[in-house]
């Protein structure tokens, strides 16, 4: 230098092919439960790597970039 893959809450991850409410687990906070703690239960907050394009509508499709991994030279 070229090619391929990946990037989503504090952490791990589903959804992307086939555009239409961003979901789950752990963690956090509040409440319930308990004599207290733990366990358990209920609820709440919290995320689509960045920029542009297409579209009524983009995490998803297209282009460019950034970061990481693998391969080729």
């Nucleotide at each position: 230098g070229c090619g391929c893959c990946a990037g989503u809450a504090g952490u791990c991850u589903a959804g992307c092919c086939u555009g239409g409410u961003a979901g789950g687990a752990c963690g956090g906070c509040a409440c319930c439960c308990u004599g207290c703690c733990a366990c358990g239960g209920u609820g709440c907050a919290g995320a689509c790597c960045c920029g542009g394009g297409u579209u009524c509508g983009a995490a998803u499709c297209c282009c460019g970039g950034c970061u990481g991994g693998c391969g080729c030279a």